[in-house]
Context: one part of a larger RNA
Molecule: large-subunit ribosomal RNA, domain II
Organism: activated sludge metagenome
Order: sequence, then structure tokens, then C1' cells
RNA sequence: GCCGGCGAGUUAGUCUGUACGGCGAGCCUAAGGCCUAGCGGGCCGGAGGCGGAGCGAAAGCGAGUCUGAAUAGGGCGUUGAGUCGUACGGGCUAGACGCGAAACCUUGUGAUCAACCCUCGAGCAGGCUGAAGUGCGGGUAAAACCGCAUGGAGGGCCGAACGGGUGACCGUUGAAAAGGUCUCCGAUGACUUGAGGGGAGGAUUAAAAGUAUAAUCAAACUGGGAGAUAGCUCGUUCUCUCCGAAAUAACUUUAGGGUUAGCCUCGGGUGGCAAGCGAUGGGGGUAGAGCUACUGGAUGAGGCGUCGGGCCUAACCGGCUACGACCCUCAACCAAACUCCGAAUACCAUUGCCCAAGACCCGGGAGAUAGACGGUGAGUGACAAUAUCCAUCGUCAAAAGGAGAACAAUCCAGACCACCAGCUAAGGUCCCGAAUCUACGCUUAGUUCGAAAGGAAGUCAGAUUGCAGUGACAGCCGGGAUGUUGGCUUAGAAGCAGCCACCAUUUAAAGAGUGCGUAACAGCUCACCGGUCGAGGAGUCUGGCGCCGAUAAUGAUCGGGAAUAAGCGUGGAGCCGAAGCUGUGGGCCCAGCAGCAAUGCUGGGCGGUAGGAGAGCGUAGUUGAUGCUGUGAAGCGGCUCGGGAACGGGUCGUGGAGCGUCCACUAGUGCAUAUGCCGGC
Repeated sequence: GCCGGCGAGUUAGUCUGUACGGCGAGCCUAAGGCCUAGCGGGCCGGAGGCGGAGCGAAAGCGAGUCUGAAUAGGGCGUUGAGUCGUACGGGCUAGACGCGAAACCUUGUGAUCAACCCUCGAGCAGGCUGAAGUGCGGGUAAAACCGCAUGGAGGGCCGAACGGGUGACCGUUGAAAAGGUCUCCGAUGACUUGAGGGGAGGAUUAAAAGUAUAAUCAAACUGGGAGAUAGCUCGUUCUCUCCGAAAUAACUUUAGGGUUAGCCUCGGGUGGCAAGCGAUGGGGGUAGAGCUACUGGAUGAGGCGUCGGGCCUAACCGGCUACGACCCUCAACCAAACUCCGAAUACCAUUGCCCAAGACCCGGGAGAUAGACGGUGAGUGACAAUAUCCAUCGUCAAAAGGAGAACAAUCCAGACCACCAGCUAAGGUCCCGAAUCUACGCUUAGUUCGAAAGGAAGUCAGAUUGCAGUGACAGCCGGGAUGUUGGCUUAGAAGCAGCCACCAUUUAAAGAGUGCGUAACAGCUCACCGGUCGAGGAGUCUGGCGCCGAUAAUGAUCGGGAAUAAGCGUGGAGCCGAAGCUGUGGGCCCAGCAGCAAUGCUGGGCGGUAGGAGAGCGUAGUUGAUGCUGUGAAGCGGCUCGGGAACGGGUCGUGGAGCGUCCACUAGUGCAUAUGCCGGC
């Protein structure tokens, strides 16, 4: 993992709803007692409970009563039958649907392991070093001191046993729940070791690591409290039918939990009330707009306005100013916390139409209170985020089908069932792959089939300004001069480093010079003029489609092939295309009408998670009724038939002794999952 078996809403009291039954202005017994072969029932038992009258704080009064001065008004009552049993939903108390802690308390059991201590024992090859002391000799006044011997100290040295465990490798479902090999440390000591003994769970032990206390330790193990508690995780077993959410608000030691409201469902009631559409009437201060209409912001121009600053002058009077504040005039602006203005929507009310499985009221049962993305309007952020937080709508959630290559949230569209019938939506119509033609344009980039600022005689269309047979534009030929090398500056500055000026003359025209060039000149060239040529030419703006900008890791391009349309734009006519719509047949539900009913007709409906409501199937057992069975029960296997499902039947085989059906009743009543439990493989 698979298969088989086991495996999770139970029991008592009680509130409310509902159905049935008994008795009924009444209804019922509880504990307990008695009887009984049966332990299940029968008979007593009225203590007490509910109902039958309420009102008041109460005394109390009573179909009334309380308030009150009140015979007023007002409040609560008076008008409708209950009670007992049983079943279902939910609640309370209990373990309360099942499994699951880490922990807490308590009774005991452990020091045969490892830690420490005590008692009695045991062990440590061999080698090295050579302390004190002592002897002898030297030495001294005597000592000290020196030498040589002797001696054998040491938590001394090397190194086996023994003890340890440094490094590496192996081992890692191991040979081993800590090992193996090589290497390494201690090895007369705070050494190692045997046997016996001691102290324990908030305690022991500890050369201290939170170490060790029997493979268990920041509080051992065992039994008990105990089914601790678990706002947490997981699991929770047959079928079909109808409806169908929420992820919001308020409060919460609350935020992944709750309570109430909103939203779902079921029953009862009211009866034209909701929604929608039309009409009419409202309030508003958003979008927009505006601002010499306020509050603020902010730009330019003008002023012989006022005041101040700066500069000049200065006795005064003054002058200049590109500075500041205010004022006036003109022009153009900005604002969530500006408004002289001011929509569309939305909202409220009245009314008409239309309409109801709708609305509203009462009651039973919930679930949900982590939402997600998309469009629109705001805040936060960076006019970032599959960001975050609101508002509003949609979809998903809880929605299948078609489109989007694939793709919860986008587009189309809401699946009761069947059909080898038809029409459409989005989207498509060359092939993959269902369906296409036509007309006129545009594009040459494979643009199409990813992108910006910015760039460009791409190309098409439109608008507009100059020039042009008195000859434009381009090319070609020629001219392009003189004062003069303008003045200054400079080593030089001659059109052409730089500064200033930019005149005049001759002319058809020619700058005190457009660029190159020289050290400076020179040289080339341009503007400008003439000739040649002979028809359009030079700009600017707008729109369409293209071009560049354009760099990423397999080769990876529109889904692919491919396409010059099978690309883009504007028309026309078709077609394809879904679980949409239609057709045909069938099932179920609801409402209305008809009917005694069965049922019929008409209309509407039948996606669905949490969840509510309803109807059924099957399992075990029990009462009653009725059956089958050795001429073969149950169970098991094959084949087959029936039903809308859970399921039911027939037959053959196996099996070898019990088993069904119907009306009811009672539950240890249905398994795929709980890293479920047991067994098998």
C1' cells in the first nucleotide's frame, strides 16, 4: 500500500413546535407499597404539578384591578380548553460525536546502569632520570662551599597490561540502539579495579556538563484522580427531491473563538403591502466649472499709486532700480479640509400600471462573521505590486457548457433526463479543425505575431505658404572685384585666433565675408550675378499604415503549419459555433381551475458548498399475521431481468440447516480516508 473485519450524535430530566391517542373544566400521578412462574406487567398511592382570574411593590380587592381627589383618563386584564403519554428538532447538566496532548496532583517501585560516598580486598612488564639524606676526599679559624661515591625522591620521563577516546576513514534498513581499523592520551596516581553497603523524585548525585538517577531526565518509572483540559488538527459510514447562504456591523483580555443583528431555511398569520416601470414632488453640494464671490495658493504685463530696501547725489530738492509688501487695471491659472454656481445617478415621498413560491409580522432550525479577482470612484503607496484599505456592480467562492492555445475570478451563457433534428451568442470561417465569398482602399515591415521617450527626404491622403516660359529648382560653364593687409590686438592676424565697426566704390553681381586651408600670406569654396538647360519646384502643418529605438540563457517564432493575404481599414451577403433557444418524447415540484377521489387541464419551475426542509432504501432484533425449506435454508460465485436512486428478483453452481414476506415497534443500523485498530497478502 491493497483486501477483509472493527470503527464516531448516545442516555435521563426539561422548554418550544408538530402528529396521533386517552380523559376533559378538568388532567396526571412521584417516591413508595402490594400482587405476579415469568421482571415485564397489573393494582394501590393525589404528597404534589399543570390548567381553571386577574391587577397591585404590598396590605388587598376581584371580572376587574392599579394609579388617582375622581363615578375622569390611562396601564395590565376580562372574550378562544386543558392535561397526560409518545415521537421529532434544539437547549441545560453530565466525558456528551470519536481519537489525540504537553502538563498538574497523589500512592508506590527503583542506585543490578551510569554519578558520588563508606568498608574490606586486588592490580600496575620493562626501561630512563637520579631530589633530600649519608660516606669519603678537597676546602675553611669554624662554617659555607666543591668533587666523587652511595642513596632512591617524584600528582617525574619512555612504554605493555589496565584505563581512556585525539584525528581520519569505514559503518549509518550497522556485525553493533554508539561499533571497527589505523592513529593518539594517562599508565605510583586527584590511578585503575572486585565484592558488599549508603542516600531518590522538587529529591539525590555532581572537580559543574543541566551531567547522572536501569537504552527514559530543565524534574525518573508505575498505579490512581482520569474519558484532566484541548476556543486546536484530523476523521464522522445508504439514496433521492425542494430551497439555499456568509466571509458584513456592533461588542468582546477580542482578533484563526464567540454573542446579537443582517443574509439562508421550515411552519403559522396578515392580505395587494415588496421589487420593477411611468408620472409628480422633494432635500443635497459630489462630477464639472468658477474665483475682483470668500479662504488660501500662484504667473506675466502695465501704473506719475503708497511704504520700504539698494545705488548715485547730497544743504535742500532729487535721479536710477531687473528688489520686497500692499493697492489699482489687464490677461492666463490652482485647491480633499475654497465655493458666486452646479449636474447625471442615487435616495425619500405620493400616485398609476404591472405583479407575488414577493413583502411584512410571529415562531422552530441553521450556517457564516479568514474571502478572492475583474470594472468603476477614492484613501495609503511611487497616478508600484496577484500590495493594502473603503464604496459600488459583476463573477468565482457554491457554476458545469462554448470562446480566450493552455488559464477559479475575463467574454458568451446558468446543465431535470434522452435524441445520429433545427436556430443562434461570444468567437470564428487556408490546413491541423466545423464554417467564405464579394467591393474599395492601405501596408512590404512577415508589420501582422510584445514596448516608450526620441529619431528619420519610408509611403498614401489632405491642408497651406513662397518661387516659376519676363525661364523657377538641380546640374554644368563663367564671374565672385576695388579702397583694403578696415581699425584694434598681436611675433604675425591679410574675409576666416580674438575685440570693435560693418562703410564706400566699380558693377550683371560680389559679405570689411559661409566653410576648408596657411606660421602669416597663398590656394579651394560659399553667399551673390550672368550663361546653358526647359517644367514644374522649395518649404510648413495634419491624418493613415509602416521603419529604427529592440539585449538572456535547449532551437522555441502567431497554438502550429503556413500566409503578401490567410495582414490592416471600411462596406455587403452567407455560414460554422454552447449543456443558451427551438423541436420530439419522458421524470419530478409548485400554483390555479375542475373533480368525492383517482386524476385531468393550464401556467411556472427543477446548477449548487455551509446549511434548512421533505420522501425513501437497506441492516440486526421483537410482537402479530402469513409462508418457504434435505424434492436443499442462510451464506458465497457465475449469468440474467426489474426499478428514478439507495436497491429488488430469477436461474445455474457451491453449500448443508435453517430462512423469509406484510403491518407495526426497538436500535450497539450503512465506511474510503481518522500518519485509525486487528488480521491477511